[in-house]
Molecule: Lysine riboswitch aptamer
Organism: marine eukaryotic metagenome
RNA sequence: GGCAGAGGCGCGCGUCUAAUCAGUAGCCGAAUAUAGAAGGUAGAUUCGUAUCCGGCGAAAGGGAUCGCCCGCCGAAGUCAGAGCAUCAUCUGCCGCGUGUUCUGGGUGGUCCUGCGGAUGAGAUCCGUUCGACUGUCACGAUUGACGUACGAUCGUGGAGUGUUCCC
Numbered sequence: 001g002g003c004a005g006a007g008g009c010g011c012g013c014g015u016c017u018a019a020u021c022a023g024u025a026g027c028c029g030a031a032u033a034u035a036g037a038a039g040g041u042a043g044a045u046u047c048g049u050a051u052c053c054g055g056c057g058a059a060a061g062g063g064a065u066c067g068c069c070c071g072c073c074g075a076a077g078u079c080a081g082a083g084c085a086u087c088a089u090c091u092g093c094c095g096c097g098u099g100u101u102c103u104g105g106g107u108g109g110u111c112c113u114g115c116g117g118a119u120g121a122g123a124u125c126c127g128u129u130c131g132a133c134u135g136u137c138a139c140g141a142u143u144g145a146c147g148u149a150c151g152a153u154c155g156u157g158g159a160g161u162g163u164u165c166c167c
Base pairs, nucleotide, nucleotide: 001167002166004164005163008073010072011071012070014068015067020061026056027055028054029053031051032050033049034048036047037046038045039094040093041092042091043090044089076107078105079104080103081102082101083100084099085098086097108134109133110132111131114128115127116126117125118124136158137157138156139155140154141153142152143151144150
């Protein structure tokens, strides 16, 4: 340098099931208040808007379980920058969000707690501190009949640009 592997509640795409989302959004009726409302802005266009009561009443998304399928072990998700596309009436500009591509940075993996963050919701997700478990390598101690080998147990420490077999 090359091929192929390993770590386990292992990672990810898709799919199945039921739940959650939610008695929410929305629609209808009635009453009251108000001159505004549709992300910001300019123009236009359309329609009101808010609250309470009654009736009807979703979906997307995300997560989990049971499985299945496919691709895998920087699997993968994340941060920053840049490009493209898209975004709740239309057009232009702006902004956030979403998807995707490239570059660079950091994370071994899983789980829990605290803290922080996430214009459409905060179910949930992401980041991070402490801790637990776990795999790997290094060092040390004990031990397996001896041992600079190999294995087991324990302890400490590091990081995937690692680690193991073979060539």